[in-house]
RNA sequence: CUCUUAUCCAGAGUGGAGGAGGGACAGCCCCGAUGAAUCCCGGCAACCGGUUCGUUUGAUCACGGUGCUAAUUGCUGCGGGGUGGCUAACCUCCCCCCGGGAGAUGAGGG
Numbered sequence: 001c002u003c004u005u006a007u008c009c010a011g012a013g014u015g016g017a018g019g020a021g022g023g024a025c026a027g028c029c030c031c032g033a034u035g036a037a038u039c040c041c042g043g044c045a046a047c048c049g050g051u052u053c054g055u056u057u058g059a060u061c062a063c064g065g066u067g068c069u070a071a072u073u074g075c076u077g078c079g080g081g082g083u084g085g086c087u088a089a090c091c092u093c094c095c096c097c098c099g100g101g102a103g104a105u106g107a108g109g110g
Base pairs, nucleotide, nucleotide: 001110002109003108004107005106006105007104008103013041015040016039017038021031022030023029025077026076027075028074042069043068044067047065048064049061050060051059053058073102078099079098080097081096082095084094085093
């Protein structure tokens, strides 16, 4: 880098260092000197893992490997649907639902 697969509306700091940026991309909309990124510590969770029963994916633990720790993956980004809103009606637009794409993370493979 790429493939397979599972998950993504829950949860997590009034700490220390650091100093201007950050939320993948684009458009929005946000966060940030009342202190961004990053590092340390703390925490959350339970994918891998351990234990124990169970027997087919449940219970339990958190010493170890990752991950995460503003906002649903912040929202939308492509397609379809609605007895929704607007309109005299239709289109656009807004709202809701379903699916997909993209992305993130784990585990396994090339």

About this RNA:
SAM riboswitch aptamer (S box leader) from a Syntrophomonadaceae bacterium, 110 nucleotides, folded computationally. The model forms 94% of the base pairs in the Rfam consensus.